This is a predicted structure of a 99-nucleotide RNA (Glycine riboswitch aptamer).

RNA sequence: CAGACCUGCGGGAGAGUUCCGGGGGCCACGCCCGCCGGACGCCGAAGGGGCAAGUUCGAGCCAUCGAACGAAUCUCUCAGGCACCAGGACCCAGGUCUG
Numbered sequence: 001c002a003g004a005c006c007u008g009c010g011g012g013a014g015a016g017u018u019c020c021g022g023g024g025g026c027c028a029c030g031c032c033c034g035c036c037g038g039a040c041g042c043c044g045a046a047g048g049g050g051c052a053a054g055u056u057c058g059a060g061c062c063a064u065c066g067a068a069c070g071a072a073u074c075u076c077u078c079a080g081g082c083a084c085c086a087g088g089a090c091c092c093a094g095g096u097c098u099g
Stems, first nucleotide, its partner, number of pairs: 001099008010091002016040001018039005023033004041082003047078001048076003054069006
């Protein structure tokens, strides 16, 4: 210096005051609840999927064509998420191991 892992009162974004049903509460008959389920909508930064250049292989009429591999904070939204908490890619600091 690089990689993997561990630790931290560390930093760390986005997106639902939607509808329906259930359950519950009350100063009780008409209001309340981020308690549960469903529908619809939405978000991308756990995880997961996709591909560009390029490389390799095959075919070929030597123009090209096809296949495989192939990165991300891009893209998809399966998973996850849409108050707080938590989680969180990544960053910072420290440590362990390997080279």
Rfam family: Glycine riboswitch aptamer. The literature on the family includes a 2004 paper in Science by Mandal et al., "A glycine-dependent riboswitch that uses cooperative binding to control gene expression". From the family's description: This family represents the bacterial glycine riboswitch. The coordinates come from a structure-prediction model, not an experiment, and the mean pLDDT is 81.